The RNA shown here (c-di-GMP-I riboswitch aptamer) has 77 nucleotides and comes from Candidatus Bipolaricaulis sp.
Rfam family: c-di-GMP-I riboswitch aptamer. Rfam's curators write: GEMM was predicted in a large-scale screen for bacterial structured RNA regulatory elements. Gene Ontology term of the family: cyclic-di-GMP binding.
Its mean pLDDT, the model's own confidence on a scale to 100, is 88.
The sequence was found by an Rfam model in a public genome assembly.

RNA sequence: UGCUCGAAAAGGCAGAGCCGCCGAGAGGCGGCGACGCAAAGCCACGGGACCUGAGGCGGGUCAGCCGAGCUGCCGAA
Numbered sequence: 001u002g003c004u005c006g007a008a009a010a011g012g013c014a015g016a017g018c019c020g021c022c023g024a025g026a027g028g029c030g031g032c033g034a035c036g037c038a039a040a041g042c043c044a045c046g047g048g049a050c051c052u053g054a055g056g057c058g059g060g061u062c063a064g065c066c067g068a069g070c071u072g073c074c075g076a077a
Stems, first nucleotide, its partner, number of pairs: 006074001012037002017032006035064001041070002045067003048062006
């Protein structure tokens, strides 16, 4: 230094709910708020769940459902 792992430390993110706005809807954005998270950072590639339109079958949402990929703070056992 790298990989694995996850003690400590410095920090980080933000569930449910509420308010406002956007959307046909799933849901998204902002504020408050923290259930939790070592990637709860990014990503719609593969599953899965949800919405929507169906004649073909298409379009959309969810990354805090799982897997894969990329990147990343710290340095104990």

Overview:
Of the family's consensus pairs, 95% are formed in the model. Taxonomically the source falls in Bipolaricaulis (SeqCode) (Bacteria, Candidatus Bipolaricaulota, Bipolaricaulia (SeqCode), Candidatus Bipolaricaulaceae).